[in-house]
RNA sequence: GUGGUAGAGCGCGGCGGUCGCGGCCCGCCUUCGGACGGGCUGAGGAAAGUCCGAGCUCCACAGGGCAGGCUGCCAGGUAACGCCUGGGCGCCGCAAGGCGACGGAAGGGCCACAGAAACACACCGCCCAUCGUUCGUGGGUAAGGGUGAAAUGGUGGGGUAAGAGCCCACCGCGCGGUUGGUAACAGCCGUGGCACAGGCAACCCCCAGCCGGAGCAAGGCCAAAUAGGCGGCGAGGUCCGGCCCGGACCGUCCGAGCCGUGGGUAGGCCGCUCGAGGUGGCGGGUGACCGCCAUCCCAGAGAGAUGACCGUCCGGUCCUGACGGACCGAACAGAACUCGGCUUACGGCUUCACCACUCCU
Repeated sequence: GUGGUAGAGCGCGGCGGUCGCGGCCCGCCUUCGGACGGGCUGAGGAAAGUCCGAGCUCCACAGGGCAGGCUGCCAGGUAACGCCUGGGCGCCGCAAGGCGACGGAAGGGCCACAGAAACACACCGCCCAUCGUUCGUGGGUAAGGGUGAAAUGGUGGGGUAAGAGCCCACCGCGCGGUUGGUAACAGCCGUGGCACAGGCAACCCCCAGCCGGAGCAAGGCCAAAUAGGCGGCGAGGUCCGGCCCGGACCGUCCGAGCCGUGGGUAGGCCGCUCGAGGUGGCGGGUGACCGCCAUCCCAGAGAGAUGACCGUCCGGUCCUGACGGACCGAACAGAACUCGGCUUACGGCUUCACCACUCCU
């Protein structure tokens, strides 16, 4: 220099001002509805998907089991997790590094097409017998061919009629021991010829571990009008514009009307944001993370506010010989009980480490 790998940080650039909107506090006015003035504060790294795990709230619950669901190498982290960190093993990559549902094939089931055969098997070929020979028939054979995603441990040698773990060496596999490691596992030594046999458990199943349900429209408090409930009083009450007469309707104990009262609804308040919190320093740890000290307060709403302009500096692009000028500062998106993760979307900028190749000193 070129190409690549793995992280970290930022995310309408900084500062100042003006206007507009939401929240809180203070002052002042008030017709109690609010108005005015001032101060502080006001979106994200994903606020998203709602896929996991929790806090919180209500309901259920003696204990145990069945059913059902999830997870599945080992160790650690954490409030917890299906998350994260470190390690092991397998695969991919020259490498940095990446990816992996990565326990078990005992039982049941499945293995399309092709193929003789997919778990018990002889199509071609090879060998032997029968036979004078071929054909045919019978037997042996998985070394060779052919089919297939997959064909009964692999390579080489011995052996044999031809073959075959039939025998041997190495590799692989199983078992036992030993060494290292907390462990997963790895190395070494011995042993078994490995024929009671391939693959699939993201099919049932077996083994081990974990798991009650619903969710802030959770849940709690205050509480109208109307209708109905309960209790008390109770013989009258309402209307025909006022009064009298007259009349109509409701009612006289299954009780109109009046008073009181409990529950629910509208509405209001709480839950609501100080928290497994942020930042800095020191310490422990390979790391995830943890401890101590200091410091900070950071939206909390109602169907829901967070926008625009000006000045100046900074950065980028373009024009110019220069001074200077013009334009731009974007993408995905957007809180609504709160956290920890994962996943998905995203124009661009900054930064650290590492790998491969090449060149120069």
Molecule: Bacterial RNase P class A
Organism: Gemmatimonadetes bacterium RBG_16_66_8